[in-house]
């Protein structure tokens, strides 16, 4: 320098023909227990790496950009 891939909740990841953001673990509160763990119930938490564009509507499409990984030179 060229090509490809990944960036979505604190962590690991879904979200596949564009149409109201999810799961597991963790966290908070309650139940259970002498207390804790396990278990049960409820809840908080992300606007989807960033900017711009297309569209009535974008996590999803397009462009640029950024971090990391892989391949090539």
């Nucleotide at each position: 320098c060229g090509g490809g891939g990944u960036g979505u909740a604190g962590c690991u990841c879904a979200g596949u023909a564009g149409g109201a953001a999810g799961a597991g673990c963790g966290c908070u509160c309650g139940g259970u227990u002498c207390g804790g763990g396990a278990c049960c119930g409820a809840g908080a938490g992300g606007c989807c790496g960033g900017u711009g564009g297309u569209u009535c509507a974008a996590g999803u499409c397009c462009a640029c950009u950024u971090a990391c990984c892989c391949c090539g030179a």
Transfer RNA from a Kofleriaceae bacterium, 73 nucleotides, folded computationally. Rfam family: tRNA. The family's RNA type in Rfam is transfer RNA. Its mean pLDDT, the model's own confidence on a scale to 100, is 82. The source organism's lineage runs through Bacteria, Pseudomonadati, Myxococcota, Polyangia and Kofleriaceae. The RNAcentral record of the sequence draws on ENA.